Record summary
This is a predicted structure of a 350-nucleotide part of an RNA (small-subunit ribosomal RNA, central domain) from an uncultured sludge bacterium. Rfam family: Bacterial small subunit ribosomal RNA. Its mean pLDDT, the model's own confidence on a scale to 100, is 87.
[in-house]
Context: one part of a larger RNA
RNA sequence: UUGGGCGUAAAGAGCCCGCAGGCGGCCUGGCAAGUUUGAGGUGAAAUCUCCCGGCUCAACUGGGAGGGCGCCUCGAAAACUGCCAGGCUUGAGGCAGGGAGAGGGAUGUGGAAUUCCAGGUGUAGUGGUGAAAUGCGUAGAUAUCUGGAGGAACACCAGUGGCGAAGGCGAUCUUCUGGUCUGUUUCUGACACUCAGACGCGACAGCUAGGGUAGUAAACGGGAUUAGAGACCCCGGUAAUCCUAGCCAUAAACGAUGUGAACUUGGCGUUGGUGGGUUAAACUCCAUCAGUGCCGAAGCAAACGCGAUAAGUUCACCGCCUGGGGACUACGGCCGCAAGGUUAAAACUC
Numbered sequence: 001u002u003g004g005g006c007g008u009a010a011a012g013a014g015c016c017c018g019c020a021g022g023c024g025g026c027c028u029g030g031c032a033a034g035u036u037u038g039a040g041g042u043g044a045a046a047u048c049u050c051c052c053g054g055c056u057c058a059a060c061u062g063g064g065a066g067g068g069c070g071c072c073u074c075g076a077a078a079a080c081u082g083c084c085a086g087g088c089u090u091g092a093g094g095c096a097g098g099g100a101g102a103g104g105g106a107u108g109u110g111g112a113a114u115u116c117c118a119g120g121u122g123u124a125g126u127g128g129u130g131a132a133a134u135g136c137g138u139a140g141a142u143a144u145c146u147g148g149a150g151g152a153a154c155a156c157c158a159g160u161g162g163c164g165a166a167g168g169c170g171a172u173c174u175u176c177u178g179g180u181c182u183g184u185u186u187c188u189g190a191c192a193c194u195c196a197g198a199c200g201c202g203a204c205a206g207c208u209a210g211g212g213u214a215g216u217a218a219a220c221g222g223g224a225u226u227a228g229a230g231a232c233c234c235c236g237g238u239a240a241u242c243c244u245a246g247c248c249a250u251a252a253a254c255g256a257u258g259u260g261a262a263c264u265u266g267g268c269g270u271u272g273g274u275g276g277g278u279u280a281a282a283c284u285c286c287a288u289c290a291g292u293g294c295c296g297a298a299g300c301a302a303a304c305g306c307g308a309u310a311a312g313u314u315c316a317c318c319g320c321c322u323g324g325g326g327a328c329u330a331c332g333g334c335c336g337c338a339a340g341g342u343u344a345a346a347a348c349u350c
Stems, first nucleotide, its partner, number of pairs: 003322004007304002012318001014201002021194002025088007033081002035077009048066007091191001092188003096184001097182003103177004108172002110154001115149007125136002162169002206247006215241002220236004258317006266295011299306002323350003332343004
């Protein structure tokens, strides 16, 4: 528990979709539930305010008057909300024409590099570091050449470039598929916005089963360093990293900024369209729509800063906060194979 807030002080759910709920464009007619208004009834006493009185005053108390507020009944009004009926096209959506893209799934293919294997040449070192050593090497290493195997990742292009709701997505062909932008008519005619719960997606690590394993590399072993070294450095090295199927559901899941809509001086880039102008064709140029950046007016802000991609001015709806610690905890519930996740206190203490 009114209120005030949520970029950095506590506070935007990791993200989407979406039922209930909340809320909803323009015009006309009707109804009269909300709404406004009139009359009547009722709202005990006490309490409250005012006037008069009684206790010597006051508290207290007796009498009278009154306001406020609520409910009910019967009428009236019809602007607004609502409901019913009809219409409209600006919101929203659809068909038709163009466009860009690492958006997603699947199947193939490619080259560079590392490692390993086989062979050739060749001989004593190589590797590594601050310096070394462990390691590898005369059973022929390192180096170099040829051939082969296999796994993983895709240099340059590459860009405060692009796409996606977020997580995220980067070699290339084919195929299936989602979203989106633009422009002119045209179609539907408010179908919209938000969304508790629910459903789904969700990096890395981790888990289950089966594969795979080149490089890297927790754990682990060894060499150094050091007072010690459980580390930083070095030599090895298993899970893991990869694939398939299924779990897990968390991150500084960040723009630390919820979603949608409207309005509010400007300047400079850049991506994708469209129109105009120009041209032999273009570029440069102008306008406009959608994105993505920088700087800044007003305004906001504790300041930092934000500033049409708002943290400005407003509206709709949701989530969340309420001193620090205890405590992203305990208990209980739900979920999970587990790890654990989610919801979430109190004593006590400052």